About this RNA: Small-subunit ribosomal RNA, 3' major domain from an uncultured bacterium, 471 nucleotides, folded computationally. The full RNA is in RNAcentral, with records from ENA and SILVA. Model confidence (mean pLDDT): 87 of 100. It matches the Rfam family "Bacterial small subunit ribosomal RNA".

Context: one part of a larger RNA
Parts: sequence; C1' cells; structure tokens
RNA sequence: UGACGGGGGCCCGCACAAGCGGUGGAGCAUGUGGUUUAAUUCGAUGCAACGCGAAGAACCUUACCUACUCUUGACAUCCAAAGAAGCUUUCAGAGAUGAGAGUGUGCCUUCGGGAACUUUGAGACAGGUGCUGCAUGGCUGUCGUCAGCUCGUGUUGUGAAAUGUUGGGUUAAGUCCCGCAACGAGCGCAACCCUUAUCCUUUGUUGCUAGCAUGUAAUGGUGAGAACUCAAAGGAGACUGCCAGUGAUAAACUGGAGGAAGGUGGGGACGACGUCAAGUCAUCAUGGCCCUUACGAGUAGGGCUACACACGUGCUCCACCGGCGUAUACAGAGGGCGGCGAGCCAGCGAUGGUGAGCGAAUCUCAGAAAGUACGUCUAAGUCCGGAUUGGAGUCUGCAACUCGACUCCAUGAAGUCGGAAUCGCUAGUAAUCGCGAAUCAGAAUGUCGCGGUGAAUACGUUCCCGGGCCU
Repeated sequence: UGACGGGGGCCCGCACAAGCGGUGGAGCAUGUGGUUUAAUUCGAUGCAACGCGAAGAACCUUACCUACUCUUGACAUCCAAAGAAGCUUUCAGAGAUGAGAGUGUGCCUUCGGGAACUUUGAGACAGGUGCUGCAUGGCUGUCGUCAGCUCGUGUUGUGAAAUGUUGGGUUAAGUCCCGCAACGAGCGCAACCCUUAUCCUUUGUUGCUAGCAUGUAAUGGUGAGAACUCAAAGGAGACUGCCAGUGAUAAACUGGAGGAAGGUGGGGACGACGUCAAGUCAUCAUGGCCCUUACGAGUAGGGCUACACACGUGCUCCACCGGCGUAUACAGAGGGCGGCGAGCCAGCGAUGGUGAGCGAAUCUCAGAAAGUACGUCUAAGUCCGGAUUGGAGUCUGCAACUCGACUCCAUGAAGUCGGAAUCGCUAGUAAUCGCGAAUCAGAAUGUCGCGGUGAAUACGUUCCCGGGCCU
C1' cells in the first nucleotide's frame, strides 16, 4: 500500500423479508458422472461444467472401433512424359478398388507450342480434430452495468507512499453542489445509437374504406376516395422546463400542474483498470515437441443411442379454477422457388392425387390457443393421467434392424401435490395460453423470437449471500 476479520460506521442488490409459481416425489425427454464396451470420439467440472460446444449423430456428419485397402498421397506449388477433358458400358468385389470394351477428339497459336483437365514417374514436400490454453494471438465467461481505476504538475513525508479520490450534503452513478494543498486531465458513469409509447408533415400500393355509387349468398368485390388504420421517411415532444414546500441562498429531494409520456418513461446494444496461469491448440491462427508405407488418406459395417445406479435441466401429470363434445370470437412476429402450396377429390387419420396463385403488405404456410356459449362427467386411480406394449399404416430418404418422426385401433403403468433442502420473479413482470423461425431430406419437451390473458406482495434492513465507501 493492499487483502482479510464470527471489528465498527454508512449504503446498495429478488440478498433477506412480504408474496406468487416451481424443483426435490411419478413417468418420459435431454445432458453429465459412473459402469459396461472392440469403440461407447473429444472438450466443458463450485458460483461462472451438466437441453453446454452440438442452430438438429440412421449413411454422411465423425474426430472413435473392426475389417479391407493406398503411400508424393484425399488437398497445395514446382518438374518430366503421355493423353484433350469427358461420356457410355462389361466382369470381380461389402465398397474403396482392380481388369477390360466403346465413344470423343474441343479452345488459343507466331504451327515451335500454350491454357485448363486426366494418368504415370522422380523428389522437394503435403497431411495430422496428435501433445502442450501452464509457450501464445484472437475470441469468450466471471466479479459486474458493480462505480470504480488512474495520470500530469504541485505540495507533504528520509522513504515505501500520501494528497487529489478524504470531509458535509446528494445521486442509479467518483452524479452533482459546497468545503479543502491542491489544480487539472484520462478510461469508466451519463448522453450521443436502435426499439417502443404520443402527435404533425409527406407519400398512398400489393395496405386502408368514413362518405358517394354499384354488385353479391357473402367479402374493399368493383368505380371511386386520401379522412381513419397501417406502412415508411422527415420532424415535434421531457429539459426538474413551470408552481409550492424542504434544504445552506447550493446540489438536490417531496408534492402538484400541464402532458401520450415525469424526473434514467419502458426495453436493447454498449462491459473501465484488472481478477480467476478461468475456458478454448477440436472454429481459426500460431511457437515448440511428436507421427511420416502412418498418429496421414480411402471404403464398408458398427459406435457416439449401451444401463445395476447417482445428479442437473426440462416436458407431462396427479384433475371440477378440471376432462370431454358441439358451436363461436380476437393476435403479433416470421418463412417460402430443388420452396410455400389454396381449392377440389380419396382416406377415420398421418397423408395421397390433381394443381390455381405467389420470388410475395398481392399468393401461401395459417385452423391461433387459453377465452366465450351450451351440454355432459360428480370425487372414482375415475370420461383424471398418459407411460408401456401388440397390430395396421403414412412420410422423408440409396437405406428407418441396430437407431427417425407421425397416424389409427387396442393396451392402459407410475402418479392423489412431493422429506431434508433448494430455484425464479417487483409489472404488462410472475403465472398461464398458443404462434413462428434458425438448424434441417427427415428428425425438439431444446434454443431464439412473437403476441393473447394477466396477478399477489415489498412493514422493513435485525439476520443469510454478494458488492461499494470510510475507519
């Protein structure tokens, strides 16, 4: 000077408290440990690993295992020789590959040859998801969106250092004011950026339809309109600006007015100096080390999907605030050409056949669901719950045995609200309800978004946890 204290003072945070809903119990999904295995590829491991890398393992992916193969190599550059490249096809083989047959002879040219590509040969070299994240770059997590971290000059001290940055107030904030041997400055805070909430102007198609006209079983369907909604583009608006009180006459705080919005309006992007030799050599790059007829490369099959068990994260539940049946209302944000696919027909259905329209404010995915109305069930392992299993199918795809999703019929397990313990959330939030997208041939209860309905509670800071300042 720091750090630490079951020292003190002040202050903050869903930290506790007050509430609401969960996890821990059940079944299943998924990740991990362990075990097993020829292999169950590798990494991530308190918070900050465990629905994590993986925005999607049947083959591929794939790095693992087994078997069969190759050795200048699957890939790059250089040299030489031959041949255009390519296309069709026979046999052997699991295939990689090997042995043949046929066809083809193009482009530029100074006619010497050249460009691209293929095969063969020689070596320089290629190649490595092999090791080291404790040799590294880059990127990332975390404390933490916490309010801090520093510098120049001056001053003080023999010096390490201090001062400034402490103090009195105040703030979300080292935010601002006042004071002060300090005066200034930088990185952070805030603002500038995006989005959302209100209004105005401009422009109206594919969007809109008040008034006028017209048509239909019905629909902005049509003429028309530019009001409204909406779509963008540009502006306005919020600044403690105004009023009152408190305060030190300051900063500011409390209340009020006006206002769509009020004191950072809500949300996002944005993460200081640094900490954890944190994570990543398997995104990539890279030093060193190691392999070089193999630790490189190709192919087929298998594995990553195993299963006594343990843990994490989820989904569905145990029902009447509910299940089932019929009818009926209202979104937002997205995607679409090897695509989205209306309508019609067939099927109980998954789906199939046909195929209009649409590179889309035009067409389409697309029926939103919870809700509302009526009916039914009446406390039961049930008309709850849906695991599991049998059968029959659909779709994708060379191919669903290991190992896909979905449909129908049958089956109908555990489960009657969960011990110790533990998690999230302060408002359009929690809870609850559905919808979409990325990845993707197919394959979400995951992830990322979108809207619908829409609460309760906060006395307070003694205590638990984390953090800041002074001592």